[in-house]
RNA sequence: ACGCCAGUAGCUCAGUGGAAGAGCAGCGGACUGAUAACCGCGUGUCGCAGGUUCGAUUCCUGUCUGGCGUA
Numbered sequence: 001a002c003g004c005c006a007g008u009a010g011c012u013c014a015g016u017g018g019a020a021g022a023g024c025a026g027c028g029g030a031c032u033g034a035u036a037a038c039c040g041c042g043u044g045u046c047g048c049a050g051g052u053u054c055g056a057u058u059c060c061u062g063u064c065u066g067g068c069g070u071a
Base pairs, nucleotide, nucleotide: 001070002069003068004067005066006065007064010024011023012022013021018054026041027040028039029038047063048062049061050060051059
């Protein structure tokens, strides 16, 4: 320099155009000698900027970061 992959909650990850969810973690409640189990509660400019579309996490372009490969 070029190519490929990834970027979504504090962490690990789902989500192939109708607008975002799970597990763990966290907080609260009740119980208990004390925990655990149980019940409830969220937290998101979907890396960034444009474009297409009535509508974009999703499609297209550029760019940033990380990883892998080729020279």
Predicted 3D model of a 71-nucleotide RNA (transfer RNA) from a Chloroflexota bacterium. Taxonomically the source falls in Chloroflexota (Bacteria, Bacillati). Rfam family: tRNA. Its family is annotated with triplet codon-amino acid adaptor activity in the Gene Ontology. The family's RNA type in Rfam is transfer RNA.